[in-house]
Context: one part of a larger RNA
């Protein structure tokens, strides 16, 4: 000087407390461990792995396994020789691969011979190739402490020196934010501000829209403790109030200091070293990544009457669409089919929002709760749904009556409840993720305790 303390003082945070809703019990979905397997590819492993990489494993993806094949190779550059490229068949085969037949002569320079560009085939070798290894050789990127308020520098001063001071004291702040005093005076990276969205008003332009100005794109106003009262060194600032659409950081996002964990990633990419080279490379078919005594994690649906079912009838926002979204009509109980307007979208379509509201039935039961599982019949995508897709109809109707110890999230348009859209995508295992609106709470006395953090101080057999 740090680090640590079951030392101290002060302060903060959904950290506790006060509340609301969950998890832990059930069924299912997904991930992981384990086990199994020819293979169940690989990585991620306290917080900071486990609906994570994966914004979508039937083939492909795919890296794994079995079998069948290739060896200058699926891909790149160079050399030589030949051929237009290319198209259509036959045989064998699971395909890849193998073998065989036919058609076909383009472009540029040149009268021609010939040469050139591009593409294909063959040969030999330089080489290709590796999701092989090392994240403890690295770049880049990311998580975490933590949006915590810290981390430093120049000059000066103090100290023999390591170092200290500045960065301390008091007050204050979300903040090393600001005020003030002091051997400090200044500065930088952070904080804040600048940026984006949103809430109010004025104004210009515009059509597909709503001329009572919605919307889009511009310009401007507005919030600054500006005004008043009280407290306070009469400073910074704090408490209350007025006006105001909005009040004291208005709300939200982006933005993450010096560093820590030899944290994560060589499988996104790049890359040093090592290593394989008739194989650890490459192609294909089939299988596997979907196994199942079990254990954990994250979710969904429930256990019901603040409910379930049937009928009636309201109110959104944000998105997507030409290999696409698809109306109306007709057929079908339905999934869907058929036909086909419109739309490169404020025009057309997806597209009826649902909860809420009104009326009726059910009357506390394993039920008109709950929907797992299974059977039968259909539909869709796709060469192809057996391993292993989704949807519809009928039948079946399991566990489950609120969950032990323990544990998680959340402070306001938040939690909780309710639907809607998007990405990935042929289809889908989405209950996931990312966004959007609708309805809309309770509670916070307080900081003793738990966890984490900051500042000052103290002890130390630690560095």
């Nucleotide at each position: 000087u740090g680090a640590c303390g079951g030392g101290g003082a002060c302060u903060c945070g959904c950290a506790c407390a006060a509340g609301c809703g969950g998890u832990g019990g059930a069924a299912c979905a997904u991930g992981u461990g384990g086990u199994u397997u020819a293979a169940u590819u690989c990585g991620a492993u306290g917080a900071u792995a486990c609906a994570c990489g994966a914004a979508g494993a039937a083939c492909c993806u795919u890296a794994c396994c079995a079998g069948g094949g290739u060896u200058u190779g699926a891909c790149a550059u160079c050399u030589a020789a030949g051929g237009a490229a290319c198209c259509c068949g036959g045989c064998a085969g699971a395909a890849a691969c193998g073998u065989u037949g036919g058609g076909g002569u383009g472009c540029c320079c040149g009268c021609a011979a010939g040469g050139g560009a591009g593409c294909c085939u063959u040969a030999a070798g330089a080489c290709a190739g590796g999701u092989g290894u090392u994240g403890c050789a690295c770049g880049g990127u990311u998580g975490u402490c933590g949006u915590c308020a810290g981390c430093u520098c120049g000059u000066g001063u103090c100290g023999u020196g390591a170092g200290a001071u500045g960065u301390g004291g008091c007050c204050u702040u979300a903040a090393g934010u600001g005020g003030u005093c002091a051997a400090a005076c200044g500065a930088g990276c952070g904080a804040a501000a600048c940026c984006u969205a949103u809430a109010u008003c004025c104004u210009g332009u515009g059509u597909u829209g709503a001329u009572u100005u919605u919307c889009a794109c511009g310009g401007g106003a507005g919030a600054c403790u500006g005004c008043c009262c009280c407290g306070g060194u009469u400073u910074a600032c704090g408490g209350g109030g007025a006006g105001g659409a909005a009040g004291g950081c208005g709300u939200a996002g982006a933005c993450g200091a010096c560093g820590u964990c030899a944290a994560a990633u060589c499988a996104g990419c790049g890359u040093g070293g090592c290593u394989c080279u008739u194989a650890c490379a490459c192609c294909c078919u089939g299988g596997g990544c979907u196994a199942c005594a079990c254990a954990c994690a994250u979710g969904u649906u429930a256990c019901a009457a603040u409910g379930g079912c049937a009928g009636a009838a309201a109110c959104a926002a944000a998105g997507a669409g030409u290999u696409g979204c698809a109306a109306a009509g007709c057929c079908g109980c339905a999934a869907g089919g058929u036909u086909a307007a419109g739309c490169u979208a404020a025009u057309c379509u997806c597209g009826u929002a649902a909860a809420a509201u009104c009326u009726g039935c059910c009357u506390c039961a394993g039920u008109u709760c709950g929907g797992a599982u299974u059977g039968a019949g259909g539909g869709c995508u796709g060469a192809a749904a057996u391993u292993c897709g989704c949807c519809c109809u009928c039948a079946u109707g399991a566990a489950g009556u609120u969950g032990g110890a323990a544990u998680c999230g959340c402070u306001a348009g938040u939690a909780a409840c309710c639907g809607u859209g998007g990405g990935u995508c042929a289809g889908c295992u989405a209950u996931a993720c990312c966004a959007c609106g609708g309805u809309g709470a309770a509670u916070a006395c307080g900081u003793u305790c738990u966890c984490g953090a900051g500042u000052c101080u103290u002890g130390u057999a630690c560095a």

Small-subunit ribosomal RNA, 3' major domain from an uncultured Candidatus Berkelbacteria bacterium, 463 nucleotides, folded computationally.